[in-house]
């Protein structure tokens, strides 16, 4: 270069036009003499810009990161 795929919370993953959701993990508290497990809450994210739409994590396009096939390679 070409092609098709991923990108959401600190990790792992949903949701696929209509109020972003779960486990972990991490705070706070319940419980215990006390720690552990158990519970009950907080926190915390849509790769970036643009279209299209009443309305976009979702569709279009442009880069940006990422790994994978194919080509070229004097």
């Nucleotide at each position: 270069g070409c092609u098709a795929c991923c990108g959401u919370a600190g990790c792992u993953c949903a949701a696929u036009g209509g109020c972003a959701g779960a486990g972990c993990a991490g705070c706070c508290g319940a419980c215990u003499g006390a720690u552990a497990a158990u519970c009950g809450g907080c926190c915390g994210a849509c790769g970036a810009a643009a279209g299209u739409u009443c309305g976009a994590u979702u569709c279009u396009u442009u880069c940006c990161g990422g790994g994978a096939g194919c080509a070229c390679c004097a």